Background:
A computed fold for a 172-nucleotide RNA from uncultured Paenisporosarcina sp., annotated as Lysine riboswitch aptamer. The prediction has a mean pLDDT of 78. Lineage of the source: Bacteria > Bacillati > Bacillota > Bacilli > Paenisporosarcina.
RNA sequence: GUAGAGGCAGCAUUGCUUAUAAGUAACAUACGCGAGUUUGACAAUGAAGACCGUAUGCAAAAGGAAGCUUUGCCGAAGUAGAAUGAUUGUGUCAACAGCAUUUUAUUGGGGUUAUUCUAAAUAAGAAUAACACUGUCAUUUAUAAGCAAAAUGCAUAUAAAUGGUGAGCUAC
Numbered sequence: 001g002u003a004g005a006g007g008c009a010g011c012a013u014u015g016c017u018u019a020u021a022a023g024u025a026a027c028a029u030a031c032g033c034g035a036g037u038u039u040g041a042c043a044a045u046g047a048a049g050a051c052c053g054u055a056u057g058c059a060a061a062a063g064g065a066a067g068c069u070u071u072g073c074c075g076a077a078g079u080a081g082a083a084u085g086a087u088u089g090u091g092u093c094a095a096c097a098g099c100a101u102u103u104u105a106u107u108g109g110g111g112u113u114a115u116u117c118u119a120a121a122u123a124a125g126a127a128u129a130a131c132a133c134u135g136u137c138a139u140u141u142a143u144a145a146g147c148a149a150a151a152u153g154c155a156u157a158u159a160a161a162u163g164g165u166g167a168g169c170u171a172c
Base pairs, nucleotide, nucleotide: 001172002171003170004169010073011072012071015068016067017066018065027057028056029055030054031053032052036045037044039094040093041092042091077107078106079105080104081103082102083101084100085099088097089096108134109133111131112130113129114128115127116126117125118124135165136164137163138162139161140160141159142158143157144156146154147153
């Protein structure tokens, strides 16, 4: 450098359907309250009653989830920080939260439990910790067969124990 493996319970992703979100938000009407309405400024709007509350009517969506499916793969991918870029969210600017690219650090993989965060949520996700499982490598012991052979040694397979972990492992 090339090609592969962990596992049909690997990683991310595309589209469709379904439920949830929710009889919630928004909107309309009536009644009540009585001064502001946003994180800040401006604008706009408000006693012709804003905001908020109650009742009635009407009535969503996004994100996330499940099933099927598409594509790319094995640092797949995730998390945290930094830099750059465009301008997504709103009436404008800022702030904040997002998006894309690059880079640094970190995590082999999935699972269970607990805590914290996010979320409408008892779903799911993220982080941390513990627990066992699993892949792979190393060391030691035992067994099997093989090579060599004086004692012994070599390497292969299986099992057990201990330890490490992807810039790793196997083959060329």